[in-house]
Molecule: SAM riboswitch aptamer (S box leader)
Organism: Anaerolinea thermolimosa
RNA sequence: UACUCAUCCAGAGAGGUGGAGGGACCGGCCCUUUGAAACCUCGGCAACCGGCCUGAGAGCCAGGUGCCAAUUCCGGCAGAUUUCCUGUGAACUUCACAGGCGUCUGGAAGAUGAGGC
Numbered sequence: 001u002a003c004u005c006a007u008c009c010a011g012a013g014a015g016g017u018g019g020a021g022g023g024a025c026c027g028g029c030c031c032u033u034u035g036a037a038a039c040c041u042c043g044g045c046a047a048c049c050g051g052c053c054u055g056a057g058a059g060c061c062a063g064g065u066g067c068c069a070a071u072u073c074c075g076g077c078a079g080a081u082u083u084c085c086u087g088u089g090a091a092c093u094u095c096a097c098a099g100g101c102g103u104c105u106g107g108a109a110g111a112u113g114a115g116g117c
Base pairs, nucleotide, nucleotide: 001116003115004114005113006112007111008110013042014041015040016039017038021031022030023029025076026075027074028073043068044067045066048064049063050061051060052059072109077106078105079104080103081102084100085099086098087097088096089095090094
């Protein structure tokens, strides 16, 4: 980085500097002066690349990245579902339609890695 592929319900924080923001964007919700972002030190998680081993699968290590509140914090777009809620219209307490909530599937966007350019 207007490209490709893989993964994203698991896991892992203390101290110092700093001094008001942060969770990509929008909405929600949350974190934060009991100290945000950022930087430094130490620690940790994971195993994409890498290394070792193997016939292969598996396994081991941790050199290059990455990561260490909340599922990528939740949703956003499309489809399915009709239990529930609301509204409308028919028919007499049932049906149809629309919307909302929920659930499921897919996608978009984003992040990270590996590759391409």